A computed fold for a 74-nucleotide RNA from a Deltaproteobacteria bacterium, annotated as transfer RNA. The source organism's lineage runs through Bacteria, Pseudomonadati, Myxococcota and Myxococcia. It matches the Rfam family "tRNA". Rfam classes the family as a transfer RNA. Rfam describes the family as follows. Transfer RNA (tRNA) molecules are approximately 80 nucleotides in length. Their secondary structure includes four short double-helical elements and three loops (D, anti-codon, and T loops). Further hydrogen bonds mediate the characteristic L-shaped molecular structure. tRNAs have two regions of fundamental functional importance: the anti-codon, which is responsible for specific mRNA codon recognition, and the 3' end, to which the tRNAs corresponding amino acid is attached (by aminoacyl-tRNA synthetases). tRNAs cope with the degeneracy of the genetic code in two manners: having more than one tRNA (with a specific anti-codon) for a particular amino acid; and 'wobble' base-pairing, i.e. permitting non-standard base-pairing at the 3rd anti-codon position.
[in-house]
RNA sequence: CGGGGUGUAGCUCAGCCUGGUAGAGCGUUCGUUUCGGGUGCGAAAGGCCGUUGGUUCGAAUCCAAUCACCCCGA
Numbered sequence: 001c002g003g004g005g006u007g008u009a010g011c012u013c014a015g016c017c018u019g020g021u022a023g024a025g026c027g028u029u030c031g032u033u034u035c036g037g038g039u040g041c042g043a044a045a046g047g048c049c050g051u052u053g054g055u056u057c058g059a060a061u062c063c064a065a066u067c068a069c070c071c072c073g074a
Base pairs, nucleotide, nucleotide: 001073002072003071004070005069006068007067010026011025012024013023020057028044029043030042031041032040050066051065052064053063054062
């Protein structure tokens, strides 16, 4: 320098192809159960999707640029 991949909740990931109000598990908090803890059960909080711009009635999703990390080639 060229090509490819990944980026979404505190962590690990799904959702993207096929645009329509953002999900799961673990963790956290509260309640319940217990003499207490753990386990089990119930509930809640927590992200507007790396960033910027474009298309669209509507974008995590399509398009462009860009940033970080990883891989391949030179």